A computed fold for a 351-nucleotide part of an RNA from a Dehalococcoidia bacterium, annotated as small-subunit ribosomal RNA, central domain. The coordinates come from a structure-prediction model, not an experiment, and the mean pLDDT is 89. Its Rfam family is "Bacterial small subunit ribosomal RNA". Lineage of the source: Bacteria > Bacillati > Chloroflexota > Dehalococcoidia.
Context: one part of a larger RNA
RNA sequence: UUGGGCGUAAAGGGCGCGUAGGCGGGUGGGUAAGUCUGGUGUGAAAACUUCGCCGCUCAACGGGAAGAGUGCACUAGAAACUGCCCAUCUUGAGUGCGAGAGAGGUGAGUGGAAUUCCUGGUGUAGCGGUGGAAUGCGUAGAUAUCAGGAAGAACACCGGUGGCGAAGGCGGCUCACUGGCUCGCUACUGACGCUGAGGCGCGAAAGCCAGGGGAGCGAACGGGAUUAGAUACCCCGGUAGUCCUGGCCGUAAACGGUGGACACUAGGUGUGGGAGGUAUCGACCCCUUCCGUGCCGUAGCAAACGCAUUAAGUGUCCCGCCUGGGGAGUACGAUCGCAAGGUUGAAACUC
Numbered sequence: 001u002u003g004g005g006c007g008u009a010a011a012g013g014g015c016g017c018g019u020a021g022g023c024g025g026g027u028g029g030g031u032a033a034g035u036c037u038g039g040u041g042u043g044a045a046a047a048c049u050u051c052g053c054c055g056c057u058c059a060a061c062g063g064g065a066a067g068a069g070u071g072c073a074c075u076a077g078a079a080a081c082u083g084c085c086c087a088u089c090u091u092g093a094g095u096g097c098g099a100g101a102g103a104g105g106u107g108a109g110u111g112g113a114a115u116u117c118c119u120g121g122u123g124u125a126g127c128g129g130u131g132g133a134a135u136g137c138g139u140a141g142a143u144a145u146c147a148g149g150a151a152g153a154a155c156a157c158c159g160g161u162g163g164c165g166a167a168g169g170c171g172g173c174u175c176a177c178u179g180g181c182u183c184g185c186u187a188c189u190g191a192c193g194c195u196g197a198g199g200c201g202c203g204a205a206a207g208c209c210a211g212g213g214g215a216g217c218g219a220a221c222g223g224g225a226u227u228a229g230a231u232a233c234c235c236c237g238g239u240a241g242u243c244c245u246g247g248c249c250g251u252a253a254a255c256g257g258u259g260g261a262c263a264c265u266a267g268g269u270g271u272g273g274g275a276g277g278u279a280u281c282g283a284c285c286c287c288u289u290c291c292g293u294g295c296c297g298u299a300g301c302a303a304a305c306g307c308a309u310u311a312a313g314u315g316u317c318c319c320g321c322c323u324g325g326g327g328a329g330u331a332c333g334a335u336c337g338c339a340a341g342g343u344u345g346a347a348a349c350u351c
Stems, first nucleotide, its partner, number of pairs: 003323004007305002012319001014202004021195003025089007033082002035078008048067004053063003092192001093189003096185005104178007111155001115151008126137002163170002207248006216242002221237004259318006267296011300307002324351003333344004
């Protein structure tokens, strides 16, 4: 390579938008590029295969004949499938109309609890902390308690294998702007679709640059303990940081360790959103159905664990990736970055 694979053995890109490309619904007609059939030519010789053929006494070897040479060109036809062209359809896709749910996003405003600090009152000898202590704080009046004030950050209960988002992620309340989704009606377009190498964008935390902010927490650091030691776990402090604005970084156990789309394949039981029916005075209840999210389970799959209409089942299409362990996500080169570093990514050697 042909293959075989990718939940846990090596292997799904962190996620989206989308270029090229690949692939693509029903019907009718045309064409004949692919496809199929026939013919003609060619496909050197040697080699190869076959021969109840021929020559060396046999064989090897040599000679002969046929085949093969899976191909190419030209030509005559076939029209199912693919392609191309024309026409048409509505189920895929989209639009419209009517409803609905939501921590989806951005900006502005605003609320209460708690914490710390400040001021004042009451009050006096302790407080704090731990396994026990000590460092620490406190007679310059702490802790506790009451009143007032300031600041920053996060939003208890509701809260839920509940909701929303492509992923990262999103949680007090209000307003404004704004994206997506679902259901119902089938009015409109008429295959407009799926995937997506490159590319572009988004992307937790930490980190970086500039400016602000700084209550609590808290890498580093200092101290107290513990210990043989204790560069830790525990305690007292505490700087970056955590927060905001603008700009970088581009990583993760970015996980469902499971790429996307479509179709098909027993059920049962929760829960979120809608529609219809039944029932009722009405809301419930009950039944049907669509979308989401859990649990259990049949067939099937699986090395097992397990998965099982939210597939890891059965199929089709497209992309990404794997190919023994270490060396190594290293070196070198390239590229991106202010840097940290990221992306791409070997070999010798060794088992």